[in-house]
């Protein structure tokens, strides 16, 4: 250079057009004499720029990283 795939919370992943969901962190409360373990609860997220649509993590076009496959 050309495909395919992929980027969502500190960390790991769901979500095929309508209020972003989990476990896991982290807090704080409860249980214990303490600590771990467990049990409530709370805080945090769609890689950038456009387009489409009433609505966009979801489609559609570019860019930027990663990964693989071709040459």
């Nucleotide at each position: 250079g050309c495909g395919u795939c992929g980027a969502u919370a500190g960390u790991u992943a769901a979500a095929u057009g309508g209020u972003a969901u989990a476990a896991u962190u982290c807090c704080g409360c409860c249980u214990u004499g303490c600590c771990a373990a467990g049990g409530c609860g709370g805080u945090g997220u769609c890689g950038c720029g456009g387009g489409u649509u009433c609505g966009a993590u979801u489609c559609c076009c570019g860019c930027u990283c990663g990964a693989c496959g071709c040459a």